The prediction has a mean pLDDT of 81.
A computed fold for a 72-nucleotide RNA from a Methanomicrobia archaeon, annotated as transfer RNA.
Rfam family: tRNA. Rfam classes the family as a transfer RNA.
RNAcentral records the identical sequence in 3 taxa.
[in-house]
RNA sequence: GCUAGGGUAGGGUAGCGGCUAUCCUAAAGGACUGUGGAUCCUUUGACCCGGGUUCGAUUCCCGGCCCUGGCC
Numbered sequence: 001g002c003u004a005g006g007g008u009a010g011g012g013u014a015g016c017g018g019c020u021a022u023c024c025u026a027a028a029g030g031a032c033u034g035u036g037g038a039u040c041c042u043u044u045g046a047c048c049c050g051g052g053u054u055c056g057a058u059u060c061c062c063g064g065c066c067c068u069g070g071c072c
Stems, first nucleotide, its partner, number of pairs: 001071007010025003018055001026044006048064005
């Protein structure tokens, strides 16, 4: 340089153009108890960046940046 895949809460992960953006984990509070763990309830927290298309974009298109694999 070419090519394929990916970038979403602190970490992992789903998402067929209209979702309160999914679930797990974490953290905080509460219930439970001799204490802790486990369990249950509640809360907090996210779409890589810039354009375009569209009434409407995490999703489609273009250009960047970053990560992983393949080729040279």